[in-house]
Notes
The RNA shown here (Bacterial RNase P class A) has 382 nucleotides and comes from a Desulfobacteraceae bacterium. The model forms 93% of the base pairs in the Rfam consensus. The sequence was found by an Rfam model in a public genome assembly. The prediction has a mean pLDDT of 76.
RNA sequence: GGAGCAGGCCGGGAGAUCGCCGGACGCCCCGCUCAGGGGAUCCGGAGGAAAGUCCGAACACCACAGGGCAGGGUGCUCCGUAACGCGGAGGCGCCUUCGGGCGACGGCAAGUGCAACAGAAAGCAGACCGCCCCGUCCAGCGACGGGGUAAGGGUGAAACGGUGCGGUAAGAGCGCACCAGUUCCCCGGGCGACCGGGGAAGCUGGGUAAACCCCACCCGGUGCAAGACCAAAUAGGGGAGUGUUUGAGGGUGGCCCGCCCAAGCUCCCGGGUAGGUUGCAAGAGACGUCGGGCAACCGGCGUCCUUCAAGAGGAAUGAUCUCCGCCCGGUUCGGGGAAACCCGCUCCGGGAACAGAAUUCGGCUUACGGCCUGCUCCGGCC
Numbered sequence: 001g002g003a004g005c006a007g008g009c010c011g012g013g014a015g016a017u018c019g020c021c022g023g024a025c026g027c028c029c030c031g032c033u034c035a036g037g038g039g040a041u042c043c044g045g046a047g048g049a050a051a052g053u054c055c056g057a058a059c060a061c062c063a064c065a066g067g068g069c070a071g072g073g074u075g076c077u078c079c080g081u082a083a084c085g086c087g088g089a090g091g092c093g094c095c096u097u098c099g100g101g102c103g104a105c106g107g108c109a110a111g112u113g114c115a116a117c118a119g120a121a122a123g124c125a126g127a128c129c130g131c132c133c134c135g136u137c138c139a140g141c142g143a144c145g146g147g148g149u150a151a152g153g154g155u156g157a158a159a160c161g162g163u164g165c166g167g168u169a170a171g172a173g174c175g176c177a178c179c180a181g182u183u184c185c186c187c188g189g190g191c192g193a194c195c196g197g198g199g200a201a202g203c204u205g206g207g208u209a210a211a212c213c214c215c216a217c218c219c220g221g222u223g224c225a226a227g228a229c230c231a232a233a234u235a236g237g238g239g240a241g242u243g244u245u246u247g248a249g250g251g252u253g254g255c256c257c258g259c260c261c262a263a264g265c266u267c268c269c270g271g272g273u274a275g276g277u278u279g280c281a282a283g284a285g286a287c288g289u290c291g292g293g294c295a296a297c298c299g300g301c302g303u304c305c306u307u308c309a310a311g312a313g314g315a316a317u318g319a320u321c322u323c324c325g326c327c328c329g330g331u332u333c334g335g336g337g338a339a340a341c342c343c344g345c346u347c348c349g350g351g352a353a354c355a356g357a358a359u360u361c362g363g364c365u366u367a368c369g370g371c372c373u374g375c376u377c378c379g380g381c382c
Stems, first nucleotide, its partner, number of pairs: 001378010012324007020045005027039004047354001051365002054363005059223004071219005076090005091105001092103004106214002111212002113208002128153002130149008161179006180204002182201008227278004237269006249261004283308001285304008326351005333344004
């Protein structure tokens, strides 16, 4: 100097002009005094991810005696948390450039299913070659038939523990020793996952559960367009009163009177819609400090409500210029060094990303510009 790994921090600052949104208003103007509108002034106005909407909650409404089925999720341990599928610290396994990284990490020894090619045979294994025994034939080499054999060859990702000795017709955990694994027992350490040591049993049972499934634990639904309150115009609903006409709305009745209904009118009531208010920002709060803890995190105290103020309705938070700062490339001079090179300064040129709140939190994931620290490896120079 380069590459890589891990962790942390920041996400420009000041000013001027012109705008945008929200609020305050004791000022000015319009308006009849009201309601209201406009202006001035003052204050406030995006993020580390506001994003994806993937998890978990708060809050709200609906549903709900209890239990079960179905369905979905999670799956090593302990801790943290309001909660989580998140985080911290560990255990075990795998990978690694040895810095570190990753893991749905319960159960295929409950059942069912699935698996290309090669190969004789691939799932209660399997005789192609070889080896061994027996029989028949042959003078013999050998051939044929029956049987045994997984030690050797060959195929494969994988051939049913490995090595050796014994054993045998040849072989075989068939027997034994050692090694590996599994199960069980004992001792020690750890809260625990688990680890270390010792012993026993020939027990050696291929993979796959983000395949069905089994086991354990968890889970009601819908989302602020939730919901609550106030409440027009028009239409319609309910109630009370009134209800014209010589005959001419309907019912009751054989007919008349009467009674009931009824258009219209007056008054009252209630629901929905438009619209308005609220939910909506002082809460699992922020900052500082002290203490506990390896850490995640927790606790105490203080400050912050004349401020801790974006809050919204399809949505404001912008634009231009100047200076400073930042980054990249080059460069003059100065300094350091043995050198590669580094640091500072001057000047020139260029650059500044991802992205925009919509009830609110805690996470995760994804996108992106730069800086710092530590570690590992490689290279250059002396």